The prediction has a mean pLDDT of 75. Predicted 3D model of a 390-nucleotide RNA (Bacterial RNase P class A) from a Deltaproteobacteria bacterium. It is recorded under the gene name rnpB. Rfam family: Bacterial RNase P class A. Its family is annotated with ribonuclease P activity, dimeric ribonuclease P complex and tRNA processing in the Gene Ontology. By type it is a ribozyme.
RNA sequence: GGAGGAGGUCGAGCAGCCGCCCGCCGCGCAGCGCGGCGGGAGGAAAGUCCGGACUCCACAGGGCAGGGUGGCCGCUAACGGCGGCUUCGAGCGAUCGGGGGAAAGUGCCACAGAAAGGAGACCGCCCCAGGCCACGAGCCUGGAGCAAGGGUGAAAAGGCGAGGUAAGAGCUCGCCAGAUCCGUUCGUGAGAACGGAUGCUCGGCAAACCCCACCCGGAGCAAGACCGAGUAGGAGGGAGGCCCGGCCCACCAGGCCGGGCGCGGGUGGUCCGCCCGUUCCCUCGGGUCGGUCGCUCGAUCCCCCGGGCAACCGGGGGACCAGACGAAUGGCUGCUGCCCCCGCCCGGUGAGCGGGGGGACAGAAUCCGGCUUACAGACCUCCUCCGGCG
Numbered sequence: 001g002g003a004g005g006a007g008g009u010c011g012a013g014c015a016g017c018c019g020c021c022c023g024c025c026g027c028g029c030a031g032c033g034c035g036g037c038g039g040g041a042g043g044a045a046a047g048u049c050c051g052g053a054c055u056c057c058a059c060a061g062g063g064c065a066g067g068g069u070g071g072c073c074g075c076u077a078a079c080g081g082c083g084g085c086u087u088c089g090a091g092c093g094a095u096c097g098g099g100g101g102a103a104a105g106u107g108c109c110a111c112a113g114a115a116a117g118g119a120g121a122c123c124g125c126c127c128c129a130g131g132c133c134a135c136g137a138g139c140c141u142g143g144a145g146c147a148a149g150g151g152u153g154a155a156a157a158g159g160c161g162a163g164g165u166a167a168g169a170g171c172u173c174g175c176c177a178g179a180u181c182c183g184u185u186c187g188u189g190a191g192a193a194c195g196g197a198u199g200c201u202c203g204g205c206a207a208a209c210c211c212c213a214c215c216c217g218g219a220g221c222a223a224g225a226c227c228g229a230g231u232a233g234g235a236g237g238g239a240g241g242c243c244c245g246g247c248c249c250a251c252c253a254g255g256c257c258g259g260g261c262g263c264g265g266g267u268g269g270u271c272c273g274c275c276c277g278u279u280c281c282c283u284c285g286g287g288u289c290g291g292u293c294g295c296u297c298g299a300u301c302c303c304c305c306g307g308g309c310a311a312c313c314g315g316g317g318g319a320c321c322a323g324a325c326g327a328a329u330g331g332c333u334g335c336u337g338c339c340c341c342c343g344c345c346c347g348g349u350g351a352g353c354g355g356g357g358g359g360a361c362a363g364a365a366u367c368c369g370g371c372u373u374a375c376a377g378a379c380c381u382c383c384u385c386c387g388g389c390g
Stems, first nucleotide, its partner, number of pairs: 001386010012336007020040009042361001046372002049370005054220004061272004066216005071085005086099005100211002105209002107205003122150002124146002127143006158176006177201002179198008224293004234284006241261008262278006300319008338358007
């Protein structure tokens, strides 16, 4: 100097004039108005993909179905997130990506190719018989062998060498690779290293169905609570009981309480169980579409110390930082600053001056932890590789 990898910051600032919202204080005050002080959109506020906090329903238990996750160990309120490790793959490397099971079963692998799961002979190799013949294992026909060589393909039944054979083949052997099993050592573990045995070499896909392990109530701030106002305490339909015990009573009848059965409703789908009611349920229709709370103090933010490789945890100190409700933070002007283009100056670059243009993605609505997507331009840190100089 060039090319890459990983992470992070900013993404406008200042002043004036006018106009907004909230909180606190003061004055006047029904409502409200005025003044002062302080504050007023994001790293993604987005997507609604996950996980929660919170609120309501449900007795919240068990099973089936359904859904989610998937190497190990940690972090966290939790997660499909994060950190570290391990293994496989890509890369020279910094780094990046994947990870339960294919001998439980079913299914798919186009085209090409002989053949795509134990299948198969296109070109071929070898032997026997017959024929042709230039008498050269050259050609043809039939029979019995082969899958080692070639071809096709993403993939065709491990690789190299030797022996063996009519020709071959892990058929046999040596070495190597993979797989399985055994043992020792290290590691919390996933795993790793070393040694030995076995000719065992039997594809890929499970983000195909499936199998295994673990996990999972539902709905959502338009949740929910309160106040006010108002309508139609409307219409239709279904079920409406039985048994036992006790009390009131002399008894019948009637009433009350408890239990059982039946019926109805609730519990994401479904079954059991459970709960509520027995005067309840179902369907249609009507009214309120007003106000207050929820509403911002939080698994919050900043600094320091300690622990940990880290994610993060503990301790101490400090801070309060939007809460709107047809929805506030805006408009105008000037200056500064950043980027781009042109011109002047200059041998060229740079600096300086002048002119013109541009400033990304984009706006809270209950809140938080993640993930994913979008982003003009400017900058910082660490690491890797290549080339040159000293």